[in-house]
RNA sequence: GUCCUCAUAGCUCAAUGGAUAGAGUGUGGGUUUGCGGAACCCAAGAUCGAGGUUCGAUUCCUCGUGGGGACA
Numbered sequence: 001g002u003c004c005u006c007a008u009a010g011c012u013c014a015a016u017g018g019a020u021a022g023a024g025u026g027u028g029g030g031u032u033u034g035c036g037g038a039a040c041c042c043a044a045g046a047u048c049g050a051g052g053u054u055c056g057a058u059u060c061c062u063c064g065u066g067g068g069g070a071c072a
Stems, first nucleotide, its partner, number of pairs: 001071007010025004018055001027043005048064005
């Protein structure tokens, strides 16, 4: 330098172009309990950035940023 791939919640991962972006774990609150970090219930919390296509984009396209890989 060229190409491929990944980027979603604090962390680990889902989501065929269509509803309110879900789950586990963690965090906060409550219930329970002799006490509790165990059990149960509730809550908050996210799509890397900028454009484009589309009635509709986490998903498709372009450029950029960052991680990983292949070739030179």
This is a predicted structure of a 72-nucleotide RNA (transfer RNA) from a bacterium.
The sequence was found in a public genome assembly.
Rfam family: tRNA. About the family: Transfer RNA (tRNA) molecules are approximately 80 nucleotides in length. By type it is a transfer RNA.